[in-house]
Description:
Predicted 3D model of an 81-nucleotide RNA (c-di-GMP-I riboswitch aptamer) from uncultured Motiliproteus sp. The organism belongs to Motiliproteus, within Bacteria. Rfam family: c-di-GMP-I riboswitch aptamer. Its family is annotated with cyclic-di-GMP binding in the Gene Ontology. The RNAcentral record of the sequence draws on MGnify. The prediction has a mean pLDDT of 89.

RNA sequence: AAAUGGCAAACCUGUUGAAAGGCAGGGACGCAAAGCUUCCCACCUAAGGGUCUCAGGAUCUAGGGUAGCGGGGUUACCGAA
Numbered sequence: 001a002a003a004u005g006g007c008a009a010a011c012c013u014g015u016u017g018a019a020a021g022g023c024a025g026g027g028a029c030g031c032a033a034a035g036c037u038u039c040c041c042a043c044c045u046a047a048g049g050g051u052c053u054c055a056g057g058a059u060c061u062a063g064g065g066u067a068g069c070g071g072g073g074u075u076a077c078c079g080a081a
Stems, first nucleotide, its partner, number of pairs: 006031002011026006029068001035074003039071002042066003048061005
C1' cells in the first nucleotide's frame, strides 16, 4: 500500500449534574490506537470553602471535568515496500 473491520466530532432528542461535563439514541468531523489508564502538563467549571461588599455581587481555589490537548504507562488487527 491493500484487506477485514473498529471508534465517533459538531448538531438534534431524552436523561443526569451547581456547572464544566457525563450517559443513551440518532448522526459522521475526523482518528492506525480517537482502546484502556489522571502519573505529569495544559485547558474548562466553581457547588463547597476563602477574601472583598450594607447588599447585589466580584474575585481566588479542584475534592469536579476534558483520554478527541500533549507527554507517560499499558494492551492491540493486517502485513506489499